Context: one part of a larger RNA
Formats: sequence, C1' cells, structure tokens
RNA sequence: GAGUGAACGCUGGCGGCGUGGAUUAGGCAUGCAAGUCGAGCGAUUUUAAUUAAUGAAGUAAGUUGAUAUCUUCGGAUCGAUAUUUAUGGAUUUAAUUUUAAUAGCGGCAAACGGGUGAGGAACACGUGGGUAACUUGCCUUGAGGAGAGGGAUAGUCCGUUGAAAGACGGAGUAAUACCUCAUGUGCCCUUAGUAUCAUAAGGUAUUAAGGGGAAAGGUGGCCUAUGCCUUCGGGUAUGCUAUCACCUUAAGAGAGGCUCGCGGCUUAUCAGGUAGUUGGUAGGGUAAUGGCUUACCAAGCCUAAGACGAGUAGCUGUCCUGAGAGGGAUAUCAGCCACACCGGGACUGAGACACUGCCCGGACUCCUACGGGAGGCUGCAGUCGAGAAUCUUUUCCAAUGGGCGAAAGCCUGAGAAUGCGACGUCGCGUGGGGGAUGACUGUUUUCGGAUUGUAAACCCCUUUUAUCAGGGAGGAAAGCUAGAGAGUGAAUAAUUCUUUAGUUUGACUGUACCUGAGGAAUAAGCCACGGCUAACUCCGUGCCAGCAGCCGCGGUAAUACGGAGGUGGCAAGCGUUACUC
Repeated sequence: GAGUGAACGCUGGCGGCGUGGAUUAGGCAUGCAAGUCGAGCGAUUUUAAUUAAUGAAGUAAGUUGAUAUCUUCGGAUCGAUAUUUAUGGAUUUAAUUUUAAUAGCGGCAAACGGGUGAGGAACACGUGGGUAACUUGCCUUGAGGAGAGGGAUAGUCCGUUGAAAGACGGAGUAAUACCUCAUGUGCCCUUAGUAUCAUAAGGUAUUAAGGGGAAAGGUGGCCUAUGCCUUCGGGUAUGCUAUCACCUUAAGAGAGGCUCGCGGCUUAUCAGGUAGUUGGUAGGGUAAUGGCUUACCAAGCCUAAGACGAGUAGCUGUCCUGAGAGGGAUAUCAGCCACACCGGGACUGAGACACUGCCCGGACUCCUACGGGAGGCUGCAGUCGAGAAUCUUUUCCAAUGGGCGAAAGCCUGAGAAUGCGACGUCGCGUGGGGGAUGACUGUUUUCGGAUUGUAAACCCCUUUUAUCAGGGAGGAAAGCUAGAGAGUGAAUAAUUCUUUAGUUUGACUGUACCUGAGGAAUAAGCCACGGCUAACUCCGUGCCAGCAGCCGCGGUAAUACGGAGGUGGCAAGCGUUACUC
C1' cells in the first nucleotide's frame, strides 16, 4: 500500500446492488417449513332434480253437542270438545342421477429442495481412466401383450379396557391393495456347439435341448358393424374408438455404485507396524468386484520415496495479495462429501441405513390418576446463554423452479419481495455566479500590520435531493371460452397439436419513471500537523500530567503533552484495533 462476513470510538443526508451467528455441532417456548390424487376404491355427510311412498297445519261440508243466554218450559240460539269425508300439500323415508366435502384403504412424492461443517488425513476431494464386475422409478424411442379365478382387510357397527398415549375381541365390505392358475415376442437359468473379440475367470452374435417366470384398470365419445333389450322410434355394452394408466423386453438420455494412476497439511522429542493381517481354495453375501464374511491351507504384506502413531483440517472451482514465482483464505455463489440430541440397527423402496420415518440403549426436557407416556430448530422467523460481534416471531405463491393431478388446481419459510444494520461497494447531494472600505469577530503582533478571507453580508440564478400534488409503465408467459386447419378415428362424436379472437391472473405497488409547486430552502464530519509524512504559531503544564508505529518528546521560552487559532489529508465517512499478502 492492498484486502476483510470484521469489531470499537466520534460523526451521520439519499439511492442502487450486494451482504449479515465467524463464538457454545450449547439449550429451546410458539407458529409455519410435504403433500397431492374422488378420472383407483368402498363408505359417510351434503346441494339439486326426478320417481315412489308418507301424509301435518289450514280450508270446506257433515255428525256430536259441554257451556252460556232467552223461554210460552215444548224448545230456540250460541257453538267448546270429539270425530268422518273431500281438498291441501308441510314433513319424513327410499331409489336413481347430480353438486361439494372428506376420516380410511390404495398410488406417486416424501432419498429432492433447505441447513450446518461436528467428524473424517480417507479413493473424502480434484483431475484423468476402467467397469469384459454393475444398477436405474419418472422421461424418450422400438417390439409384443393385458385371459380365468379366489380369499382377506382398513374404514364402519357392537363390545371390553386405560388418566392419557392407546390397546384388544366380535360382525361385516371395496379396489389400479393381496394371492393362485393360464399365455410367453423378447427375457432369465442349465447343458452342448459355431464365429469373433478379450484382463483368456469372460463379452458379443448365433443354433439346439431342458427348466422358470407377467399384467389393472379408469375416464370421455359413439351406435358404423356385432351381441342384448325393444312400444321398431330407439336404448345399451360385453362392442368400436380416443386418452391416461398396467405387464414383459430391447435401446437411449439423465442419475448413481465400485475400482485404478496422479495431486494437495505438520511432526522422527512417533521406527518398526499388522493375525482377517497378506495370498489361495470352497461355501455364503451383494445390483456388482473384492477377506465383504465364514471354514480350511500357506506365511505373507507395509515401511527411511517415512509405514505405524500423534496433532490439525471438510475438499475444490474460486477469492485476497504479488511484476511474477509464490504465499494466504475457503464468507456469500457453484460442484462433491459428511452429519441431523449422543451411540447402534435394520425395515420400506428404483433410490435411505432416511433432518421434521421406525426400533433399541443413553443424557436432557415435559405430561401423569405414579401404572405409564411424549419430544428433538446443524429448515424460516424468534428466544435464552456465552461473546468484541451478526437482522423481521413480515408479505405472497404474481414470476422462476419442484411434488401430485387428465385438467382446473392444491402444497411449497425453495424462491420472489419487504424490514433492520454506513457491514461493503458504486453513484448523487449538502448549492452556482458576482461581490473589497479586504467590514465585524477570533488569533497573532516587532503595534506599522498580518491572517481568518471572496470567506461572510449584499445582488443575480438554479432546484438535483427532500416535502407536497398529479399522471403512470414493465415484470403476464400461461390458463379458460369460442372458432379454423391437421392427426387418430366408422364418424360431422371425442381428443391431441398448431393457430385466430375474446376474457382473466401482480405479493412487491400506485413501485420505477414523468410532470408541476414553493423555497438556498432539508443535509459535514473525522484524523493529523518533530522526522519517516502533506501540514505552525500562541497559551497552560514543568521528567508532573501525559504522548508514542519506530526514533523518541516532557526537569520554565515544548512546532512532539492539554487547549485555542491557523493549516494539511480524506470525506458520509474518518480514525483505532485484529488478521493476511
């Protein structure tokens, strides 16, 4: 001098873009962070319509005739109550269709995305190879297929039990859940050949024989042929067709596993280490090679080119510095690895030995009826602690991307925004021009003056920014509705693709930006001034108080301490401290 995820002191106008728990991988209240599909399934609730039952209130007519009034005592009038018929249609129930919702079974996702760097000196990472030793859900392309049957179970209902978490028994139901049989283009295994390649254990192509093994339907449309029903008009599926799923197989893409060469820390005050150890045979195991594992056999294997041990550490692209060589760092961003309270284990699955799955042990916290249970922020916010020190318990799925779904859509603390912090960087401003009797004030003085200083006042001008008022993009592509063309198709149906028209979707946000109004109005500090090193005088102090990066200042004229005036440097910053080159 340059740099930093910085901190501290003084000061502080605005905006853009970045960036912000480096310490205790310490403990965590609360909310959210992974769901979705009813076009797989049965139930349950619900909206509406139709059909069939039910048949309330009311109304009309008839019968009954309590009570009261009148009475010529014969009865008349009023008409409660009960009841019949007709009408009326409330309400309720059932079936079919329909709208919406969902606990459960089932499918896919949850192995991604997000966090952190504790561990690990290792094929963990980087780079370049190998796999003739391997796997691969979803996606793309090709080939072939989807026949027949069965038994359960959750939900539900009934009951028992427990404080709760929950557990148990009985009845009974569905599927793209589960099981059995059939079929087999490919496929797998065994045996025997041929060609070719090869690390000669094997690969590829091909032939023959024997053995083994699969599936699931859903939704939309239509009656062109077929079947069934038919009132002969028509309706319908078991039929045809479209689309999405399903099964087997070949290839691709992308993703992963394993393996090898080379590369990158310190230490010899660590010199010998190793018995599954090194190799072989056989069995087991894995998607796959292999002491990966077991039995047996042999005695090997590594090491001064540093084994083994100890310490430290995530690695890299990159970043900082430097003319370079090199040295240092590993924050943000990106790739890989490892971890998820601590230790161990497997299950499911294409994929995990699985951050918000399961089981066991441990520590800690919470609930309890003391018998027993519940939990895991190294996700986003937030809190306590420790610390010199590091932010909002905000908004939205509008965009980008992800999961599910035929789609509409739903979910998404990924992400996009916003808030806070001069933490960094970049840009802008705090006014511009004129103005000398060089005013006043301050400082100084040799008392003449010098300096502050065109600085101010004063005159003219401007309005960035701030404030107020008005206007106002872009981020929107998709999606939906209707039409046209093309494909599939028996079809003018349906659906897919392309295209046209209309319509709808913005958290940020009335944001960026533009226009106008008034008014210099709203906006400057920090450090230094002995030399290195740009910038000097006065006063106070008197080896005191103090300064200091080094040399060194201070003991009565201190340009070095403290203050003042002046000057120099940088500037919304300036200086100090720490660390790196």
A computed fold for a 581-nucleotide part of an RNA from a Candidatus Omnitrophota bacterium, annotated as small-subunit ribosomal RNA, 5' domain. The prediction has a mean pLDDT of 83. The organism belongs to Candidatus Omnitrophota, within Bacteria. It matches the Rfam family "Bacterial small subunit ribosomal RNA".